[in-house]
RNA sequence: GGCGAAAAAGGCAAACCCCAAGAAAUUGGGGGGCGCAAAGCCACGGGUCUAAGGUUUAGCUAUGAUAGCCGGGCUGCCGCCG
Numbered sequence: 001g002g003c004g005a006a007a008a009a010g011g012c013a014a015a016c017c018c019c020a021a022g023a024a025a026u027u028g029g030g031g032g033g034c035g036c037a038a039a040g041c042c043a044c045g046g047g048u049c050u051a052a053g054g055u056u057u058a059g060c061u062a063u064g065a066u067a068g069c070c071g072g073g074c075u076g077c078c079g080c081c082g
Stems, first nucleotide, its partner, number of pairs: 001081004011036002016031006034068001040074003044071003047066003053061003
């Protein structure tokens, strides 16, 4: 520098259930374990979800959310190859 086939030290934790926060999406804690080589961190670009508030019923709308949707940025363990 490249890579993640096998191994190992280990790590994270989907659905679902319980408790809490929230209008919701969703989030935090506990159980759980589908998966993950960045499933570590950052809403910068795109996407998606939600619509309290705004508006004019419907509908529309992010300032809300998602990093386990993709891209990008930052950081990093182990091993293999050169």
This is a predicted structure of an 82-nucleotide RNA (c-di-GMP-I-GGC riboswitch aptamer) from a Dehalococcoidia bacterium. It was read from a public genome assembly, where an Rfam model found it. Its mean pLDDT, the model's own confidence on a scale to 100, is 86.